Source information:
The RNA shown here (transfer RNA) has 74 nucleotides and comes from a Pseudomonadota bacterium.

RNA sequence: GCGCUCGUAGCUCAACUGGAUAGAGCAUCAGAUUGCGGAUCUGAAGGUUGAAGGUUCAAUUCCUUCCGGGCGCA
Numbered sequence: 001g002c003g004c005u006c007g008u009a010g011c012u013c014a015a016c017u018g019g020a021u022a023g024a025g026c027a028u029c030a031g032a033u034u035g036c037g038g039a040u041c042u043g044a045a046g047g048u049u050g051a052a053g054g055u056u057c058a059a060u061u062c063c064u065u066c067c068g069g070g071c072g073c074a
Base pairs, nucleotide, nucleotide: 001073002072003071004070005069006068007067010026011025012024013023019057028044029043030042031041032040050066051065052064053063054062
């Protein structure tokens, strides 16, 4: 340099060939429980879906460019 692949919450991952409000586990916070903690239970908060454009009534999903990680070829 070329090709392929990945990028979604603090972390690990979903989201069924474009559709209804983007969810789960862990972690965090609050409450219950406990002599205090831990464990358990209940609830809450947390996301410009890597960036910028494009297509579309509608984009995490499709297209283009760029950024970053990984793999392969040279």
Its Rfam family is "tRNA". The source organism's lineage runs through Bacteria, Pseudomonadati and Pseudomonadota.